[in-house]
């Protein structure tokens, strides 16, 4: 200096005027509900996002296991809890720093493995190498070491041995078992010992071990209106070949009635609409101590967005960066636009996406100088 | 704001326990007919909504984006 890796911050600044919105205090105005001005103080985000997920909180169910789904999956921790984090610990990839892995079981059992090839896994020979016979076409019969074929072929590589081969025998290297040894473990090592004990998937079904009841703030809990409509209780009014007064019939009067209409009064449900939940929380920041770390623990200091069709904006100046333009070059009170990505809505812990620009730190390789 | 589905030819669909993707309608060529529908034979068209992963091998299984549609007062 060049080339990479890893991990952190930050995400336009100041200021003036004019609004938005919520708290607080105090004034006028209105009977009251409320309205209107003053003062002071809050007012997006690192991801607010996607809703992928763990809970906090409410309703609802619920005596217990079991099955049934689902979820996750190397150990040991961390956490309120996880599918998140840390540290190890195996694979693999990189010359390294470092990246990556859904990373339990395939001798429990089922299935799958196109095409190709003799077989894709009880098993078996296509070319082909050996022996033996032959009518020379081939026909038995041993081998599976060599070609072939496929993504994958029944342990590799060498040597020795065989008619020719073959863990048939031998070293080394893989694996399978048993002891020891360090480790909490995952796991590493190191001795014997087995001739191989039997191929891939389990993001196929399955087993195993663990954990999970529903639904989800449009949850939900309170006040509660005009109309309708639902009960209750009075009043009136209608109605009858009705009933009593009143023993029979008419006619008249009085009183009495169920249903029905209408009227006031009262009760309960809902609906508009209002109010709660809703923001002080597994919180922020600062230090101490404990731990390698993820974080715990202790003091101390602060209060930091709550709207409800939804606030957080507009303007102007000056400064910062981008584009562009002018000039060899410094650089230009130049000129226009622009300032990523995105925007709260019950709140909290992760993930995952998206993100112009800018700054910081650790490591690594590789040149060149001292 | 919460939950639940679907994206495969121009258009409307199949296509399930993974093996190189099909129908009907439209297109276009020939034929029959005076012609033109109808009707007969024929082609041609698809990175399977994108992007990773797990497999020899993905539409399919699995994660993460885009896009759309339905419902809950």
């Nucleotide at each position: 200096c060049g080339a990479g890796u890893g991990g952190c911050c930050u995400g336009g600044g100041c200021g003036g005027c004019c609004g938005c919105u919520c708290c607080g205090g105090g004034g006028c105005c209105g009977c009251g509900a409320g309205g209107c001005g003053c003062c002071g103080g809050g007012g997006a985000g690192g991801a607010a996002c996607g809703u992928c997920u763990g809970g906090a909180c409410u309703c609802c169910a619920c005596g217990g296991g079991u099955c049934a789904g689902g979820a996750u999956g190397g150990u040991u921790g961390c956490c309120a809890a996880c599918a998140g984090c840390a540290a190890c610990c195996g694979g693999u990839c990189g010359c390294g720093a470092g990246g990556c892995c859904a990373g339990g079981g395939a001798a429990a059992g089922u299935g799958c493995c196109a095409c190709a090839g003799a077989a894709a896994a009880c098993a078996a020979a296509c070319c082909g190498c050996c022996g033996c016979g032959u009518u020379c076409g081939c026909g038995c019969g041993g081998c599976a070491a060599g070609g072939g074929u496929g993504a994958a072929a029944c342990g590799g590589u060498g040597c020795g041995g065989u008619a020719a081969g073959c863990g048939c025998g031998c070293a080394c290297c893989g694996c399978g078992g048993u002891u020891c040894c360090g480790g909490u473990g995952a796991c590493g090592g190191a001795a014997c010992u087995g001739g191989c004990a039997g191929g891939g998937c389990a993001a196929a079904c399955c087993c195993c071990a663990u954990c999970c009841g529903g639904a989800g703030a449009a949850a939900g809990a309170c006040c509660a209106a005009a109309u309708a409509g639902g009960g209750a209780g009075c009043g009136u009014u209608u109605c009858g070949c009705g009933g009593c007064g009143a023993g029979a019939c008419c006619c008249g009067c009085g009183c009495c009635c169920a249903c029905a209409a209408c009227g006031c009064u009262c009760c309960g449900g809902g609906u508009a609409g209002g109010u709660c939940g809703u923001u002080c929380g597994a919180g922020g920041c600062c230090g101490g101590c404990c731990g390698c770390g993820a974080g715990g623990u202790c003091g101390g200091u602060c209060c930091c967005a709550g709207a409800g069709a939804a606030a957080u904006g507009g303007u102007c100046g000056c400064c910062g960066c981008c584009u562009c333009c002018c000039g060899c070059a410094a650089g230009g009170c130049g000129a226009g636009g622009g300032c990523a990505c995105a925007g709260a809505a019950u709140c909290c812990g992760g993930c995952g996406u998206a993100c112009a620009g800018g700054g910081c730190c650790g490591c690594u390789c590789g040149c060149a100088u001292c | 704001g919460g939950g639940c589905g679907c994206g495969u030819a121009g258009c409307u669909c199949a296509g399930u326990c993974g093996g190189u993707a099909g129908a009907g309608c439209a297109a276009c060529u020939g034929g029959c007919u005076u012609u033109u529908a109808a009707c007969c034979a024929g082609u041609a068209g698809g990175u399977c909504g994108a992007a990773g992963g797990u497999u020899c091998g993905a539409u399919c299984c699995c994660u993460u984006c885009c896009g759309c549609g339905c419902u809950c007062a």